């Protein structure tokens, strides 16, 4: 240097015919318990890597950049 693929909450991550952004695990408060745990019900947390464009309307399409895998190509 070129080619694909991923980048959504604190973790792992669904959502890709464009239409108000979810889930489990943590957390926090209540039921419960003598107490803990386990169970049950409830909240809180997201600039969806970063910018710009297209559009009424973008996580999703488009282009440029940052990370991070891969795979090919140069070089030595």
């Nucleotide at each position: 240097g070129g080619g694909c693929c991923c980048g959504u909450a604190g973790c792992u991550u669904a959502g890709u015919u464009g239409g108000u952004a979810g889930a489990g695990c943590g957390c926090c408060c209540g039921c419960u318990u003598u107490g803990c745990a386990a169970g049950c019900g409830g909240g809180a947390g997201g600039u969806c890597g970063g910018g710009a464009g297209u559009u009424c309307g973008a996580a999703u399409c488009u282009c440029c950049c940052c990370g991070g895998g891969u795979c090919c190509a140069c070089a030595a």
Annotation:
The RNA shown here (transfer RNA) has 76 nucleotides and comes from Candidatus Vogelbacteria bacterium RIFOXYD1_FULL_46_19. Its Rfam family is "tRNA". Rfam describes the family as follows. Transfer RNA (tRNA) molecules are approximately 80 nucleotides in length. The organism belongs to Candidatus Vogeliibacteriota, within Bacteria. The coordinates come from a structure-prediction model, not an experiment, and the mean pLDDT is 80.